[in-house]
Context: one part of a larger RNA
């Protein structure tokens, strides 16, 4: 001198773009953070229009009897006209507990732990897997029991849990078919160092599957047929993803010198998507390493990067990307393509709540937030408007990923705190050899100008899309257009603009020499200072203050640590 996820003093006007829990992988109150599909199932269930039935009722007619001298009054019952509670049903519609499907193995955090094929580079896999998605072939036929949900009921404070009927499915199960796939068993070829590994012929034996929607055509009405989309099966191939082996290269310590018994190899068997003591059983007695440092300690996530340095190296791994490992501690499988699964599950352990004492919940190293501990690290904010993801045919839902906002000079970067004139120089301050210097064109005063900020006014880009209609091409998926309606958190921000006024914005260190920059006063080896050398004991440029002066400037100076 350069750096920093800094921190501390003093001081702080504005904006862009970054960046921010490094210490206690301590502890957690509240929200939220993973949902989705009714075009897979059955029941429920909101509203609109309907359809039949209806207890009941509302006018009107007529009108037996009864009562009256009669006028007329009452009136079973008839026909008619409307209304209507429940009930049963039909379309379209709203919601979603439950069963099924797919997501939840991704997306975000952290860096405890590991010194290892963890990482980071190059290869291997003839030892290996891959849902969704893309192509190719080839299919989808018959049939069955059940189960939640719901009804009835018991049990318990709760969490929850049984009984006992009944129901449905693209849930489950059986059988069919077998283009094909795997298996034995027997040729051939061809590849390869072999182990083997492809293609290929024959016998046998195993093994698939699910439907919903729309149109159409029928029909009392459903099925059924038919044509599309979307899904299923089986099989290749592809494209992503992952697993496993190897070569090289990765910190310190020998005041760590030998280390190992599933240990080193081998048969045989189990087990994996697959090799392999990865397990087992049984042989055989080996394996490693000797300064190229085994074993064992310590220490730490690796890396692209990133700070320095002319380089060569040396520190260093924050945020952004790729890997790995982890989810309160420790273990363990289950489900599924894919986990030994942060907000699934079980056991133990320590916390922590709740309890009716019998028993039960819980896990911010997600986003914000709180308490500790610390020198110290930010909102308990908006929004799904773009990006991407899941689910869905789709509208859409759902996303604290993100995209925004807030807060912090914590960093970089850029803007402003005015510009021009203006005395042989005001006041006042300092300092004087008392003549004067200086502070200094600095003020004042005169013309000017309005950045930025404050107030008024307009005012976006991000908007691509999805939706209706609709033309052309196109068998069709679809493509290319045309109209039309609709989507914007930020945010009335950004940005123009208008008006008014210098008007509202400068401080911080240093002056003895390394080092730019000097005088008075106070002080008296006292107070103090101080990176180093060294100042201070009565004239201190080195200490405090004043005045000058010199460096930087929204900052500056200290401290820490790295080159």
């Nucleotide at each position: 001198g350069a750096g920093u996820g800094a921190a501390c003093g003093c001081u702080g006007g504005c904006g862009g773009c970054g960046u921010g829990g490094a210490u206690u992988a301590g502890g957690c109150a509240u929200g939220c953070a993973a949902g989705u599909c009714g075009a897979g199932c059955g029941a429920u269930u909101u509203g609109u229009u309907u359809g039949g039935u209806g207890a009941c009722u509302u006018g009107a007619g007529g009108g037996a009897g009864c009562c009256g001298c009669a006028a007329g009054g009452u009136g079973a019952c008839c026909u008619u006209u409307g209304g209507g509670a429940g009930c049963c049903g039909a379309a379209c519609u709203u919601a979603u507990a439950g069963c099924g499907g797919c997501a939840a193995a991704c997306g975000g955090g952290u860096g405890a732990g590991g010194a290892a094929c963890a990482c980071g580079u190059g290869a291997g896999u003839a030892a290996u897997u891959u849902a969704c998605c893309u192509c190719u072939a080839a299919g989808a036929c018959g049939g069955g029991g059940a189960u939640a949900g719901c009804c009835u009921u018991a049990c318990g404070a709760a969490a929850g849990u049984g009984a006992g009927g009944g129901u449905a499915a693209g849930a489950c199960c059986c059988g069919a078919u077998g283009u094909g796939c795997c298996c034995c068993u027997u040729g051939a070829c061809a590849c390869a160092a072999a182990a083997g590994u492809g293609u290929u012929a024959a016998u046998g034996g195993g093994u698939a599957a699910a439907a919903a929607c729309g149109g159409c055509c029928c029909u009392u009405a459903a099925a059924a047929g038919u044509c599309g989309u979307u899904g299923c099966u089986u099989a290749g191939a592809g494209a992503u993803g992952a697993g496993c082996u190897c070569g090289c290269g990765u910190c310190c310590u020998a005041u760590c010198a030998g280390c190992u018994a599933g240990u080193u190899g081998g048969u045989a068997g189990g087990g994996u998507a697959a090799u392999g003591g990865c397990c087992u059983a049984c042989c055989a007695a080996g394996g490693c390493u000797u300064u190229u440092g085994a074993c064992g300690g310590g220490u730490a996530g690796c890396u692209g990067g990133c700070c320095u340095g002319a380089g060569a190296g040396g520190g260093u791994g924050g945020u952004c990307a790729g890997c790995c490992a982890c989810a309160u501690g420790g273990g363990g499988a289950c489900u599924g393509a894919g986990a030994c699964a942060c907000u699934g599950c079980c056991c133990c352990a320590a916390c922590u709540c709740c309890u009716a004492c019998g028993g039960g919940a819980g896990g911010c190293u997600g986003c914000a937030g709180u308490c500790g501990a610390g020198a110290a690290u930010a909102u308990u904010u908006a929004g799904c408007a773009a990006u991407g993801g899941a689910c869905g045919a789709a509208a859409g839902u759902c996303u604290g990923a993100c995209u925004a906002u807030g807060c912090g000079a914590c960093g970089c970067c850029g803007c402003g705190u005015g510009a021009g004139g203006g005395a042989c120089g005001a006041a006042g301050g300092u300092c004087u050899u008392c003549g004067g210097a200086u502070c200094g064109u600095a003020a004042a005063c005169c013309u000017c100008u309005u950045u930025c900020a404050a107030u008024g006014g307009g005012g976006a880009a991000g908007a691509a899309g999805u939706c209706c209609u609709u033309a052309a091409c196109g068998u069709a998926a679809g493509u290319u257009g045309a109209g039309g309606g609709u989507u914007g958190a930020c945010g009335g921000u950004a940005c123009c603009u208008a008006g008014a006024g210098a008007a509202g914005a400068a401080g911080c260190c240093a002056c003895g020499g390394c080092c730019a920059a000097c005088u008075c006063c106070g002080u008296g080896c006292c107070a103090g200072c101080a990176g180093c050398c060294g100042c201070g004991g009565u004239a201190a440029u080195a200490c405090g203050g004043a005045g000058g002066u010199g460096g930087c400037g929204a900052g500056c100076g200290u401290u820490a640590c790295u080159c």